Context: one part of a larger RNA
RNA sequence: GAUUGAACGCUGGCGGCAUGCUUAACACAUGCAAGUCGAACGGUAACAGAGGAAGCUUGCUUCUUGCUGACGAGUGGCGGACGGGUGAGUAACGCGUAGGAAUCUGCCUCAUGGCGGGGGGUAGCCUGUGGAAACGCAGGCUAAUACCGAAUACGUUCUACGGAAUAAAGGUGGGGGGACCUUCGGGCCUCGCACCAUGAGAGGAGCCUGCGUUAGAUUAGCUAGUUGGUAGGGUAAAGGCCUACCAAGGCGACGAUCUAUAGCUGGUUUGAGAGGAUGAUCAGCCACACUGGGACUGAGACACGGCCCAGACUCCUACGGGAGGCAGCAGUGGGGAAUAUUGGACAAUGGGCGAAAGCCUGAUCCAGCAAUGCCGCGUGUGUGAAGAAGGCCUGAGGGUUGUAAAGCACUUUCAGUAGGGAAGAAAGGUCAAGCGUUAAUAGCGCUAGGCUGUGACGUUACCUACAGAAGAAGCACCGGCUAACUCCGUGCCAGCAGCCGCGGUAAUACGGAGGGUGCGAGCGUUAAUC
Numbered sequence: 001g002a003u004u005g006a007a008c009g010c011u012g013g014c015g016g017c018a019u020g021c022u023u024a025a026c027a028c029a030u031g032c033a034a035g036u037c038g039a040a041c042g043g044u045a046a047c048a049g050a051g052g053a054a055g056c057u058u059g060c061u062u063c064u065u066g067c068u069g070a071c072g073a074g075u076g077g078c079g080g081a082c083g084g085g086u087g088a089g090u091a092a093c094g095c096g097u098a099g100g101a102a103u104c105u106g107c108c109u110c111a112u113g114g115c116g117g118g119g120g121g122u123a124g125c126c127u128g129u130g131g132a133a134a135c136g137c138a139g140g141c142u143a144a145u146a147c148c149g150a151a152u153a154c155g156u157u158c159u160a161c162g163g164a165a166u167a168a169a170g171g172u173g174g175g176g177g178g179a180c181c182u183u184c185g186g187g188c189c190u191c192g193c194a195c196c197a198u199g200a201g202a203g204g205a206g207c208c209u210g211c212g213u214u215a216g217a218u219u220a221g222c223u224a225g226u227u228g229g230u231a232g233g234g235u236a237a238a239g240g241c242c243u244a245c246c247a248a249g250g251c252g253a254c255g256a257u258c259u260a261u262a263g264c265u266g267g268u269u270u271g272a273g274a275g276g277a278u279g280a281u282c283a284g285c286c287a288c289a290c291u292g293g294g295a296c297u298g299a300g301a302c303a304c305g306g307c308c309c310a311g312a313c314u315c316c317u318a319c320g321g322g323a324g325g326c327a328g329c330a331g332u333g334g335g336g337a338a339u340a341u342u343g344g345a346c347a348a349u350g351g352g353c354g355a356a357a358g359c360c361u362g363a364u365c366c367a368g369c370a371a372u373g374c375c376g377c378g379u380g381u382g383u384g385a386a387g388a389a390g391g392c393c394u395g396a397g398g399g400u401u402g403u404a405a406a407g408c409a410c411u412u413u414c415a416g417u418a419g420g421g422a423a424g425a426a427a428g429g430u431c432a433a434g435c436g437u438u439a440a441u442a443g444c445g446c447u448a449g450g451c452u453g454u455g456a457c458g459u460u461a462c463c464u465a466c467a468g469a470a471g472a473a474g475c476a477c478c479g480g481c482u483a484a485c486u487c488c489g490u491g492c493c494a495g496c497a498g499c500c501g502c503g504g505u506a507a508u509a510c511g512g513a514g515g516g517u518g519c520g521a522g523c524g525u526u527a528a529u530c
Base pairs, nucleotide, nucleotide: 001530002529003528004527006526007525008524009523010522013377014376015375016374017373018372019370020369021335026333027332028331030330031329032328035078036077037076040075041074043071044070047069048068049067050065051064052063053062054061055060056059085288086287087286094213095212096211097210098209099208100207103205104204105203108201109200110199111198112197113196114195118148119147125140126139127138128137129136130135152168157165159163174191175190176189177188180187181186214260215259216258221251222250223249226248227247228246229245230244231243232242233241263285264284265283266282267278268277269276270275290311291310292309293308294307313324314323315322316321341367343366344365345364349363350361351360352359353358380410381409382408383407390401391400392399393398414471416466417465418464419463420462424457428452429451430450431449433447434446435445436444437443474519475518476517477516478515479500480499481498485514486513487512488511489510495502496501
C1' cells in the first nucleotide's frame, strides 16, 4: 500500500447493489417449512345447493335423501431420496483431472406388441370391550388402478439348443357419437390419458484405475481376510464383498504404520510475475442430521421434519406406561469482541401432485434491521473589504481566522407534501378460423386471432407541481519517517509512543487553545493475510 463475513471508539443526510453466529455439530418454548389426486375406491363428518317431510312466526327452523358442487377420516397412487441447512467426521478414489467396464434407472422421448376372462379378502363403517393417555383387541359388513391364481407371448430371461421352463399387466375412470344390438344400465366405435411387456435414447446413479492433494522420523517397521488362487454364496454390477479349503504372501526411507490438523474444488485475496495466504456469500462434489447401531419400503435411502433397538437429556403420567429431536425459516437461552424480523406473497422463476382449474411450497421473490462493504448524490451557488465583530498571535505598528461571515441576488438535487404513473404479465378462462385425427362439421391436439383477465413488492421506478437555504460534517493527525506551528498549562510529574524517542521551568513530541494538513458520511484503532 492492498484486502476483510470483521470488532471497538467518535461521528452520522439520502439512495442503489451486495453481505450479515467466523464462537457452543450447545440446549431449545411457540408458529410455520410436504403434500396432492374424488378423472383409482367404498363412502358422507363438515359447508353449500336441490328435492321431500314436519312445525309454524310465510320465509325461517328441524328432520331426511350422496341427487349435485364439494369433501373430514379411511383404502389406493405419486411425491416425502428433490428443494433447504451444517462442516462434526474424513488425509480418503473424499475431492480435482484423465480414462475404463462388469451395471441399474421412477417420471420424460421414440418405436413394436398387447390391454380378453375370473377369485378371495381387508380398512373405513357397525357392535362389544381394554387403557389416564399414547394406542389398541374381538366379532360382523363392504370397494378399488389394493391383492391373488389360471389362459395367452410380439418379445425377454434361462437352456443340455431338443424344446422345456419361467414370467406378465390390463379398459377402471373421462370427452364425443352416425348406423347396428339392447335387459335401456349400456354394448359398439372413436379420441386423449392411464396400464403391461420389450428395444433404443436422454438425463441420473453405483463401481474400477493412472496422476495430483497438510505437517511431524523426538512415529520405522506395519499386516491373518492380511496378499493371491480354487469352489460356493451375495450384489443391479467387477471384486476377500462374505464363507470353506490351499499357498505365504502384501505394504514400506519414492516415508508404510502411527500422531496432529483439515471437508475438497471452481474460486477469493495479495503480488509485475513466480509464489504466498485462504476456501464466507455464489456454483459443483462429498459427509452428517441428539449419540451409536440396524434394516424395512421403494426406480432411488440404510432416509433432517420415516421405522426399530440401545444411550444421554427434556417433557406428560392415574406410576402401569408414553412423547420428543431447529446443523429448515423466524425466534429464545447460553457462549462470545461480534452477526438481523417469532414480517408479506405464491405476482414472477422453479419444484410436488393433478387431465385441468387448482392446492402446497420459510425453495424463491420481496419487505424490515445493521455505514458491514462497494458505488453514486447531497449538506448550496454567485457576489460581497467597512478586510466588521469576536478568537488567536504580536516586535503593539499590525498579522491571521478571511470572501470566511453578515448583506445582496439566485437555484431547489436529495429529504418533505400533493398529483400523475410504466415495466416485471407470460399465463389462465371464453369465443371462434385453418390443419390433423375420425364415419363425423362432436371431442381432442397444433397454429394464428378476438374478448376477458392475474402484482406480494407498492404510498414501486419515473414524471410534474409546491414551499423554503430551508432538514443534513465529522474524524484523525501536525518532532523525523510523513503533508501540516505557534501560544498557554505541566515540570522525568501527569502523560505520549508504530520505530527512533519526548517530558527534570522557555516542550512545534504531554494536556488545552488558535491555526494548519489529510480523508470525508465517514475517520481512526485493534485483529488477520499478502
This is a predicted structure of a 530-nucleotide part of an RNA (small-subunit ribosomal RNA, 5' domain) from an uncultured prokaryote. The RNAcentral record of the full RNA draws on ENA. Its mean pLDDT, the model's own confidence on a scale to 100, is 84.